[in-house]
Context: one part of a larger RNA
RNA sequence: UGACGGGGGCUCACACAAGCGGUGGAGGAUGUGGUUUAAUUCGAAACAACGCGCAGAACCUUACCAGGUCUUGACAUACCGGGAUUAUUUGUGUGAAAGCAUGAAAAUUCUCAGCAAUGAGGUAACCGGAACAGGUGCUGCAUGGCUGUCGUCAGCUCGUGCCGUGAGGUGUUAGGUUAAGUCCUUUAACGAGCGAAACCCCUACGAUUAGUUACCAGCGCGUCAUGGCGGGGACUCUAGUCGGACUGCCGCGCAAGCAGGAGGAAGGUGGGGACGACGUCAAGUCAUCAUGGCCUUUAUGACCUGGGCCACACACGUCCUACAAUGGGUGCUACAAAGGGCAGCAAGCCUGCAAAGGCAAGCCAAUCCCCGAAAGGCACCCUCAGUUCAGAUUGUGGGCUGCAAUUCGCCCACAUGAAGCUGGAAUCGCUAGUAAUCGCGGAUCAGCCACGCCGCGGUGAAUUUGUUCCUGAGCCUUGUACA
Numbered sequence: 001u002g003a004c005g006g007g008g009g010c011u012c013a014c015a016c017a018a019g020c021g022g023u024g025g026a027g028g029a030u031g032u033g034g035u036u037u038a039a040u041u042c043g044a045a046a047c048a049a050c051g052c053g054c055a056g057a058a059c060c061u062u063a064c065c066a067g068g069u070c071u072u073g074a075c076a077u078a079c080c081g082g083g084a085u086u087a088u089u090u091g092u093g094u095g096a097a098a099g100c101a102u103g104a105a106a107a108u109u110c111u112c113a114g115c116a117a118u119g120a121g122g123u124a125a126c127c128g129g130a131a132c133a134g135g136u137g138c139u140g141c142a143u144g145g146c147u148g149u150c151g152u153c154a155g156c157u158c159g160u161g162c163c164g165u166g167a168g169g170u171g172u173u174a175g176g177u178u179a180a181g182u183c184c185u186u187u188a189a190c191g192a193g194c195g196a197a198a199c200c201c202c203u204a205c206g207a208u209u210a211g212u213u214a215c216c217a218g219c220g221c222g223u224c225a226u227g228g229c230g231g232g233g234a235c236u237c238u239a240g241u242c243g244g245a246c247u248g249c250c251g252c253g254c255a256a257g258c259a260g261g262a263g264g265a266a267g268g269u270g271g272g273g274a275c276g277a278c279g280u281c282a283a284g285u286c287a288u289c290a291u292g293g294c295c296u297u298u299a300u301g302a303c304c305u306g307g308g309c310c311a312c313a314c315a316c317g318u319c320c321u322a323c324a325a326u327g328g329g330u331g332c333u334a335c336a337a338a339g340g341g342c343a344g345c346a347a348g349c350c351u352g353c354a355a356a357g358g359c360a361a362g363c364c365a366a367u368c369c370c371c372g373a374a375a376g377g378c379a380c381c382c383u384c385a386g387u388u389c390a391g392a393u394u395g396u397g398g399g400c401u402g403c404a405a406u407u408c409g410c411c412c413a414c415a416u417g418a419a420g421c422u423g424g425a426a427u428c429g430c431u432a433g434u435a436a437u438c439g440c441g442g443a444u445c446a447g448c449c450a451c452g453c454c455g456c457g458g459u460g461a462a463u464u465u466g467u468u469c470c471u472g473a474g475c476c477u478u479g480u481a482c483a
Base pairs, nucleotide, nucleotide: 001483002482003480004479005478007477008476009475010474011473012472013471015467016466019430020429021428022427023426026321027320028319029318030317031316032315033314034312035311042053043052064307065306066305067304068303069302070301073132077131079129080128081127082126088105089104090103091102092101093100094099110121111120112119113118134296135295137294138293139292143290144289145285146284147283148281150279155194156193157192158191159190160189161170162169163168174185175184176183200273201272202271203270205243206242207241208240209239210238211237215232216231219230220229221228246267249261250260251258252257323423327382328381329380330379331378332377333376339370340369341368344363345362348359349358350357351356389420394415395414396413397412398411399410400409436459437458438457439456440455441454442453
């Protein structure tokens, strides 16, 4: 100087408490361990691995296994020798395919000499050779880059000066204050940098500009009806530019600032996002990529068929659906936002109980479509039961995608109707448009094991004015036989 303490002081955080909803019990989905296996490819490992890499494993992907094949190679560059039938198209045999073997048709072409025939030289492909290619092989403890975490915690440092023999200290402490090393006062310190804040984006109010595909108040036309049409530039909305909030005003205080109030759409960081200091964990990644070294080279490379990554006594994590009456069923009826669409989204009509199929308008989309939002409201049925709860499992029949759904896809209909009556010890999330609850969209994608992930809106609470305790963190101080 640090680190540590079942030392002290001060302070903070959904850390506890207060409250709401869960997990742990059931069934299923998914990831992991274990076991099994020819293979069940590899990585991730307390928090910070375990719906993680994977935002799509039937083939492909694919890295794994079995078998069949290739060897200048599936891919790159250049060299040597041969090289005018080769490119391209199309067969045959064998085969599971890849491959191997063997045929046919056949375009185009440079330079020089030459009228031409022709001769000489050159080039791509191809053949042979030799350099080399290749490796998701090893090492993340050789590395770059990227990332997680402490932590959006308030810290981490420097220059000069001063103090100390020196390590180092001071500044950065103290008194206040703040979300903050934020600011003020004091001060052997005076300044400065990286962080905090601000600058950026979204959202909440207004003005202005612009009105098409959006809008429709007034005027007119038209319709069973609809901004349908003329038109309008008011309103909504769209999207560009500005304004607005600064403790500016009132009150308290020496100041920083604090509590209340006024005005205001918004008030003391208005709400949310992006943004992550010096560093820590030899944290993670050689399988995104890059890369040193090592290893491999008729194989640890490459191609193909099939299988596996989907196994199943079991154990754990994360979720979904329930156990019902604040509910279930049937019918009628209302109100979103944000996205996506041409190898696409598909209105409408017809067929089908349905999944879906047939025909097909419109739309490269503020124009057309996906698109019925659902919870909600109204009416009726069920009356506490393993039920008109719950839907696992299984059978049969069908639909879709795709070369192909057996291992191993999704969907529909009928039948079947398991466990489950609120979950032990323990444990998680959340402080407001939040929790809880309800549906909608998108990426990936032929299809989909999505109940995942990332977004969007609808309905919409309770509780905390406390810091004793648990956990983590910051500052000061103290002890130490630790570094």
Molecule: small-subunit ribosomal RNA, 3' major domain
Organism: metagenome